[in-house]
C1' cells in the first nucleotide's frame, strides 16, 4: 500500500496514584470499592502456522513419497485480545415520520488486529 475481519470471546494479584474510552468536536460512560503505565499469573481468540482427514494430479506399486485445492477437525508455537458493537454520533444515500437534533439499513472516512 494491497488484502481480510471488526454484534462474539476472555480477569486476577502486585508496584503506583489521577485519569481514562485512538485523534478533534459533542455525548454517554467507566474510576479513590483504584484510572493510564509496568511486572506476574490466568484466560479468550484460529489471522499465520503445525498436525489430522478428504479431494485432485504426478511418480509409481512402496497401501507409500511429492505437490496443488477446498473446506472440516485440532494444537496456544508466531501476533492479538481480556468494560460498553470499533462505547455512541459526526460526511453521504435511502426507509419509517407531520417534523425533528428521532428510530432503522447501507455505504465512505478514520481507526485497530492479521498476513503479504
Nucleotide at each position: 500500500c494491497u488484502u481480510a475481519u471488526c454484534a462474539a470471546g476472555a480477569a486476577a494479584g502486585g508496584c503506583u496514584g489521577a485519569g481514562g474510552g485512538a485523534u478533534a468536536u459533542g455525548g454517554c460512560c467507566c474510576g479513590a470499592u483504584g484510572a493510564a503505565g509496568c511486572c506476574u499469573u490466568g484466560a479468550c481468540a484460529a489471522c499465520c502456522u503445525g498436525c489430522u482427514g478428504c479431494c485432485c494430479g504426478g511418480c509409481a506399486u512402496a497401501c507409500g513419497c511429492c505437490g496443488g485445492a477446498c473446506g472440516a477437525g485440532u494444537a496456544a508455537g508466531g501476533u492479538g485480545c481480556c468494560a460498553a458493537c470499533u462505547c455512541c454520533a459526526u460526511c453521504c444515500c435511502g426507509a419509517u415520520g407531520g417534523a425533528a437534533u428521532a428510530u432503522c439499513g447501507g455505504g465512505a472516512c478514520a481507526g485497530a488486529u492479521a498476513a503479504g
Description:
The RNA shown here (SAM riboswitch aptamer (S box leader)) has 116 nucleotides and comes from a soil metagenome. The sequence is in RNAcentral, with records from MGnify.